This is a predicted structure of a 76-nucleotide RNA (transfer RNA) from a Myxococcota bacterium. Its mean pLDDT, the model's own confidence on a scale to 100, is 81. The sequence was found in a public genome assembly.
RNA sequence: GCCGCUAUAGCUCAGUUGGUAGAGCAUCUCCCUUACAAGGAGAGGGUCCCCAGUUCGAGUCCGGGUGGCGGCACCA
Repeated sequence: GCCGCUAUAGCUCAGUUGGUAGAGCAUCUCCCUUACAAGGAGAGGGUCCCCAGUUCGAGUCCGGGUGGCGGCACCA
């Protein structure tokens, strides 16, 4: 330098045909317990990496960029 994959909650990840953004864990509150753990109920938490485009409508589609992972090539 080229190609492929990838970026969504604090962490790990789903998200179907473009139509109200979700789960588990973690955090907080309550219940339970002498107390803790476990368990039960509930709550908070989002620039869907960035820019631009298409569309009535974009996490999802098109283009560009950035980061991460992998492969290939180059290294006179």
Lineage of the source: Bacteria > Pseudomonadati > Myxococcota. Its Rfam family is "tRNA". Rfam describes the family as follows. Transfer RNA (tRNA) molecules are approximately 80 nucleotides in length.